[in-house]
RNA sequence: UGGGUCGGUGAGACGGCCGCGUCAUCGGAACAUGCCCCUCGGGGCAUGCAACGGUGCCGAGGAACGUCCGGGCUCCGCAGAGCAGGACGGUGGGUAACACCCACCCGGGGCAACCCGCGAGAACAGUGCCACAGAAAAUAGACCGCCCGGAAUUUCGAUUCCGGGUAAGGGUGAAAAGGUGGUGUAAGAGACCACCAGAGGCCAGGGUGACCUGGCCUGCUAGGUAAACCUCGUCCGGAGCAAGGUCAGACAGGGUGCGAUUAGGCUGCUCGCCUAGUUCCCGGGUAGACCGCUAGAGGGCUGCGGCAACGUAGUCCCGAGAUAGAUGGCCGUUGAUGAGGAAUUCCGCCGCGAGGCGGGAGGAAUCUGGACAGAACCCGGCGUACGGCCGGCCCAUUCA
Numbered sequence: 001u002g003g004g005u006c007g008g009u010g011a012g013a014c015g016g017c018c019g020c021g022u023c024a025u026c027g028g029a030a031c032a033u034g035c036c037c038c039u040c041g042g043g044g045c046a047u048g049c050a051a052c053g054g055u056g057c058c059g060a061g062g063a064a065c066g067u068c069c070g071g072g073c074u075c076c077g078c079a080g081a082g083c084a085g086g087a088c089g090g091u092g093g094g095u096a097a098c099a100c101c102c103a104c105c106c107g108g109g110g111c112a113a114c115c116c117g118c119g120a121g122a123a124c125a126g127u128g129c130c131a132c133a134g135a136a137a138a139u140a141g142a143c144c145g146c147c148c149g150g151a152a153u154u155u156c157g158a159u160u161c162c163g164g165g166u167a168a169g170g171g172u173g174a175a176a177a178g179g180u181g182g183u184g185u186a187a188g189a190g191a192c193c194a195c196c197a198g199a200g201g202c203c204a205g206g207g208u209g210a211c212c213u214g215g216c217c218u219g220c221u222a223g224g225u226a227a228a229c230c231u232c233g234u235c236c237g238g239a240g241c242a243a244g245g246u247c248a249g250a251c252a253g254g255g256u257g258c259g260a261u262u263a264g265g266c267u268g269c270u271c272g273c274c275u276a277g278u279u280c281c282c283g284g285g286u287a288g289a290c291c292g293c294u295a296g297a298g299g300g301c302u303g304c305g306g307c308a309a310c311g312u313a314g315u316c317c318c319g320a321g322a323u324a325g326a327u328g329g330c331c332g333u334u335g336a337u338g339a340g341g342a343a344u345u346c347c348g349c350c351g352c353g354a355g356g357c358g359g360g361a362g363g364a365a366u367c368u369g370g371a372c373a374g375a376a377c378c379c380g381g382c383g384u385a386c387g388g389c390c391g392g393c394c395c396a397u398u399c400a
Stems, first nucleotide, its partner, number of pairs: 001396009012334007020059002023056005031048007061372001065383002068381005073240004085236005090104005105119001106117004120231002126229002128225003143170002145166009178196006197221002199218008244291004253282003257278002262276005298317008338367002344361007
């Protein structure tokens, strides 16, 4: 200098005035209750509630976002199992759990640090699909070419037609039956042979494992696609804080199914019926207050275990909780960054010289003026957005 990776920070800072929300506290009209006085009209005091006002503390984020995964919590459902449906998919670990994280393996990219992969099924269980081009896109395929045979023509070189062989050569394509050389043949072909590449099987060694290394055997080598159906393995009950509960207020009930145990009534008994229970539907009413509600799988530091994710122990810290939704506005000073290039100075060339031209260092004045975005039950992730600033570690075929 160029690059890789892991973190941190992020209303830029300070001040003034005005404003909003929770909580605490002080004052407090009206109202309610009690007591006292009274000329029976009323007046005074205390307490409670509390409109409103004063003071004080605190008051968004790393993503509060998207609502894409996973959990807590709540209600409903549930003997157990299965079907359907969905999600995931190398191996080993972490975790409350995950589609997340860590480490490793394999494949691909990069000189390297490192990065990328929806990484199960060597698409020999089955079905489907493969644009354009091309003769043919698959139980493969004869367009040109090459070769053999027959017929016709012949200027005896060959040409045309018909039948057949051939995947070595050409051409098309992202993809056309592994590559090179030889034997062989009419021409050819793993048809056969040698070497190379791959696949499968067996064995040995290493590893918890994915897998790696080595040896032997088999001519076994027939496209791709599973983020197409499918197959295999693992996991998954549903709905959500408008969950759910309490209080107050308002309203109008009706239908239907289940149940027959108990109690009451019709009737003393049996049967039967009605009421009390409950399910669903239709209709009607309300939209107020409180709980849930914010201290939690919470965070920092240190020690220990672990390569790490993480776990564990000790210690310290942690004042949003609105409900149509508070956390804002204006002004002043300052200024990250960006733009801008003055003074000064160095080098080279030209010139006798004053100086001129070109390049570099340097940074003054002035202007700009801070990104993405905002809680709504709570956590763990992922994804996406983001002007910038700060730091650690690593790499290089660069320069000094």
Notes:
A computed fold for a 400-nucleotide RNA from a Microbacteriaceae bacterium, annotated as Bacterial RNase P class A. Taxonomically the source falls in Microbacteriaceae (Bacteria, Bacillati, Actinomycetes, Micrococcales). Its Rfam family is "Bacterial RNase P class A". Rfam classes the family as a ribozyme.